Predicted 3D model of a 353-nucleotide part of an RNA (small-subunit ribosomal RNA, central domain) from a Nitrososphaerota archaeon. The prediction has a mean pLDDT of 90.

Context: one part of a larger RNA
RNA sequence: CUGAGCUUAAAGCGCCCGUAGCCGGUCAUGUGUGUCUCCAGUUAAAUCCAGCAGCCUAACUGCUGGGCCGCUGGAGAUACUGCAUGACUUGGAGGCGGGAGAGGCCACCGGUAGUCCCGGGGUAGGAGUGAAAUCCACUGAUCCCGGGAGGACCUGCAGUGGCGAAGGCGGGUGGCCAGAACGCGCUCGACGGUGAGGGGCGAAAGCUGGGGGAGCGAACCGGAUUAGAUACCCGGGUAGUCCCAGCCGUAAACGAUGCGGGCUAGGUGUCGGUGCGGGUACGGCCUGCACCGGUGCCGCAGGGAAACCAUUAAGCCCGCCGCUUGGGGAGUACGGUCGCAAGACUGAAACUU
Repeated sequence: CUGAGCUUAAAGCGCCCGUAGCCGGUCAUGUGUGUCUCCAGUUAAAUCCAGCAGCCUAACUGCUGGGCCGCUGGAGAUACUGCAUGACUUGGAGGCGGGAGAGGCCACCGGUAGUCCCGGGGUAGGAGUGAAAUCCACUGAUCCCGGGAGGACCUGCAGUGGCGAAGGCGGGUGGCCAGAACGCGCUCGACGGUGAGGGGCGAAAGCUGGGGGAGCGAACCGGAUUAGAUACCCGGGUAGUCCCAGCCGUAAACGAUGCGGGCUAGGUGUCGGUGCGGGUACGGCCUGCACCGGUGCCGCAGGGAAACCAUUAAGCCCGCCGCUUGGGGAGUACGGUCGCAAGACUGAAACUU
């Protein structure tokens, strides 16, 4: 000496479940695996260290002595660790209670608007733009009223509000399913944490088969603009967007911040629950305080290159996993696995700087 890191410089797997492994709460007893002490043997010579000696000196060499480390055998110690047995309740799980929620799936119902069709009224324009034109309209448009069809969506309430592991979830009602918080402390008694492989979920676009198609709208066709305009603007418009079944497996899948646990000033808002007090038109109502859980803002110590983070840490620690190691070449080539394909995952090198 025995690495430094991962919000923004390279770096947290998109998310969860979980196999092996690694790690593991409190007490007692036993054992003595690891661990520690002592003794003996061994650890060839050379090398290393110390002293002495030989070449003028040094390097070098010789002699004597010594040691580390490892292994084997024996004796001992028992704090920690392992193992065994017994016990415990704080971690974890279960149970019970009343409540919160756009959590998921299925079915049914409703609403506004837009489009189209029909009927009635009505007449010359409408639409569109920076200005126009394409376009629609006397075969009667735009506009007003009534009726109908069909698809998608779900105003207000709505909130740095809620729920979910993430993706994500917003009209109403019902059914089924799941999770979290709070309260009780009734039951089990460490049953836990993480998680290489593995499995599942996973926006949009895209793909396969079938349906559906109002609006919007890649591609495409026109009109403009322009030097040109394969665009921005305008008129149309196919796939798609929607539904069912099956693939795909990606993203600025972001808090660009892995998961779990402990510890470390506060202030303030908000959501859910519980307890106590006041009010009450008594209702799951209003209001104040405290605690628990979530979600924001501000801020001390501390941290940070700074921006900033700061009990929802990026602070101080522990456990486990993933990942980084200059830029380009390149997320490319090759090989492999997966996929119907598109492609995805894994993932270099030469060369260059």
Its Rfam family is "Archaeal small subunit ribosomal RNA". A reference for the family is Cannone et al. (2002), "The comparative RNA web (CRW) site: an online database of comparative sequence and structure information for ribosomal, intron, and other RNAs", BMC Bioinformatics. Rfam links the family to the GO terms ribosome and structural constituent of ribosome.
NCBI's taxonomy places the organism under Archaea, Thermoproteati, Nitrososphaerota.
The sequence was found in a public genome assembly.